[in-house]
RNA sequence: GGGGCUGUAGUCUAGCUUGGUCAGGACGCCAGACUUGGGCUCUGGUAACCCGGGUUCAAAUCCCAGCAGCCCCA
Numbered sequence: 001g002g003g004g005c006u007g008u009a010g011u012c013u014a015g016c017u018u019g020g021u022c023a024g025g026a027c028g029c030c031a032g033a034c035u036u037g038g039g040c041u042c043u044g045g046u047a048a049c050c051c052g053g054g055u056u057c058a059a060a061u062c063c064c065a066g067c068a069g070c071c072c073c074a
Base pairs, nucleotide, nucleotide: 001073002072003071004070005069006068007067010027011026012025013024020057028046029045030044031043032042033041050066052064053063054062
């Protein structure tokens, strides 16, 4: 220098191919119930689409450029 893959709550992950309800789940955290207290269990809550632009009525998803990580070639 060229090519490929990946990027979503504090952590892990589904959804992207096929654009459309409030972005789902697990762990965590907070509150409550339960308990003498804690744990377990149950209920509720909390918090996310890497950045910018474009297309569209509508973008996590499609397109362009960039950033970061990993891999291959040179």
A computed fold for a 74-nucleotide RNA from a Candidatus Parvarchaeota archaeon, annotated as transfer RNA.
It matches the Rfam family "tRNA". It is annotated as a transfer RNA. Rfam links the family to the GO term triplet codon-amino acid adaptor activity. Rfam's curators write: Transfer RNA (tRNA) molecules are approximately 80 nucleotides in length.
The prediction has a mean pLDDT of 81.